[in-house]
Context: one part of a larger RNA
RNA sequence: GGAUGAACGCUGGCGGCGUGCCUAAUACAUGCAAGUCGAACGGUAAGGCCUCUUCGGAGGUACACGAGUGGCGGACGGCUGAGUAACGCGUAGGAAUGUACCCCAAAGUGAGGAAUAACUCUCUGAAAAGAGAGCUAAUACCGCAUGUGCUCUAAGGAGUAAAGCUUUAUGCGCUUUGGGAACAGCCUGCGUAAGAUUAGCUUGUUGGUGAGGUAAUGGCUCACCAAGGCGACGAUCUUUAGCUGGUCUGAGAGGAUGAUCAGCCAGACUGGGACUGAGACACGGCCCAGACUCCUACGGGAGGCAGCAGUAGGGAAUUUUCCACAAUGGACGAAAGUCUGAUGGAGCAACGCCGCGUGCAGGAUGAAUGCCUUUGGGUUGUAAACUGCUUUUAUAUGUGAAGAUAAUGACGGUAGCAUAUGAAUAAGGAUCGGCUAACUCCGUGCCAGCAGCCGCGGUCAUACGGAGGAUCCAAGCGUUAUCC
Numbered sequence: 001g002g003a004u005g006a007a008c009g010c011u012g013g014c015g016g017c018g019u020g021c022c023u024a025a026u027a028c029a030u031g032c033a034a035g036u037c038g039a040a041c042g043g044u045a046a047g048g049c050c051u052c053u054u055c056g057g058a059g060g061u062a063c064a065c066g067a068g069u070g071g072c073g074g075a076c077g078g079c080u081g082a083g084u085a086a087c088g089c090g091u092a093g094g095a096a097u098g099u100a101c102c103c104c105a106a107a108g109u110g111a112g113g114a115a116u117a118a119c120u121c122u123c124u125g126a127a128a129a130g131a132g133a134g135c136u137a138a139u140a141c142c143g144c145a146u147g148u149g150c151u152c153u154a155a156g157g158a159g160u161a162a163a164g165c166u167u168u169a170u171g172c173g174c175u176u177u178g179g180g181a182a183c184a185g186c187c188u189g190c191g192u193a194a195g196a197u198u199a200g201c202u203u204g205u206u207g208g209u210g211a212g213g214u215a216a217u218g219g220c221u222c223a224c225c226a227a228g229g230c231g232a233c234g235a236u237c238u239u240u241a242g243c244u245g246g247u248c249u250g251a252g253a254g255g256a257u258g259a260u261c262a263g264c265c266a267g268a269c270u271g272g273g274a275c276u277g278a279g280a281c282a283c284g285g286c287c288c289a290g291a292c293u294c295c296u297a298c299g300g301g302a303g304g305c306a307g308c309a310g311u312a313g314g315g316a317a318u319u320u321u322c323c324a325c326a327a328u329g330g331a332c333g334a335a336a337g338u339c340u341g342a343u344g345g346a347g348c349a350a351c352g353c354c355g356c357g358u359g360c361a362g363g364a365u366g367a368a369u370g371c372c373u374u375u376g377g378g379u380u381g382u383a384a385a386c387u388g389c390u391u392u393u394a395u396a397u398g399u400g401a402a403g404a405u406a407a408u409g410a411c412g413g414u415a416g417c418a419u420a421u422g423a424a425u426a427a428g429g430a431u432c433g434g435c436u437a438a439c440u441c442c443g444u445g446c447c448a449g450c451a452g453c454c455g456c457g458g459u460c461a462u463a464c465g466g467a468g469g470a471u472c473c474a475a476g477c478g479u480u481a482u483c484c
Stems, first nucleotide, its partner, number of pairs: 001484004006480005013356006019349002021314001026312003030309003035072003040069002043065002047063001048061005079267003088192007097184003102180008110144001112142002119134006149160004164172002193239003200230003205227008242264004246257004269290005292303004320346001322345003328342001329340004359389004370379003394421006403411001428473005433454003439468005449456002
């Protein structure tokens, strides 16, 4: 000198674009953040509509739809960086794999069955919830048939599918197989922090055979066999750490760093486990154990903000319990649409970068004031007053978008535009001994104090404090911390 997710001090007019718990992966009140489909199903709790009514209600419709069965989605999106020195990441390759939805192609979609929730009745419990009996449906479940095909095979053969709905049409689905796209799992070469005041480490350990297991290779697991494997080219151990594209600095080499944005990984109160599923060993799913909090009728139950806001705590320090699904994207749906704290926006904060303004021109008796003075004057200073002008900005009024396509705009009566008013609403901070641009007076008297280094201050201080003046930056200026 540059830089910062900064903080602190003084000060503070506006706009645009960004950024905003770096500390306690501490604990969380409250609300919301993942639903959707009646064109899969039996139905009808509430509402609408219609009819009847003794005005209590009853029936119908399916406009619609609570709860339930079923399907798809809750494995994405969002958050965090605790763990991890590792095939975790980066890069370059590889073979023994899988894939719901989407696309292409081929073939099929026949005939049946038995249940169960909802519901009704009864019962238990404080609650959470649960038990028994009876009834019913499906794109839920289970056989049978067929086999283009697919799998296995001793090559004879054996096994193996399907679901319907409807507004009736080039409809939406369903089953099997092959291919694609994209995604995911696995393996390998190389690279990837510090410590030797860590020198030996290892028994599923290293390899083989066989088996099991997996979508798949493999000590992944097991039985048997062999005794191997790693290590001064640093094993093992300890400490620290998410990695990268990037970011900062630097002429570069390099050094430091990994906030925001993007890719990958890991985690979801702590530890363990599986279930379902195309996909999880699953943040807002389940089970067990633990710590903590809450409810309880003491028998037993409920919970998990490292989602968005917000609270307490910690801290030098980090925002609103806001608006909207209008746009982009996602889930479901044939669609209308519903949901979406993703996202789009607004709010707060000079936290950062950039831009603009706080007037412009004229104006000397060089007014007054302040300060200095050699008392002549100098300086403040064209600065002010005064004269003329302008209106960025401000205020008021009017008008008023693009973003959206025929319709639909949260932002927002916002941005912009026009008119009017009137210099009107808007300047500070640090420094002035040398380094380092900028000097005098007064006060103080090794005191009070200053200070980045050298050093100032003990009665003549350009170094302390005040004043005048000056210098440098400017809606900022300084200080502190950290990196180059």
Molecule: small-subunit ribosomal RNA, 5' domain
Organism: uncultured bacterium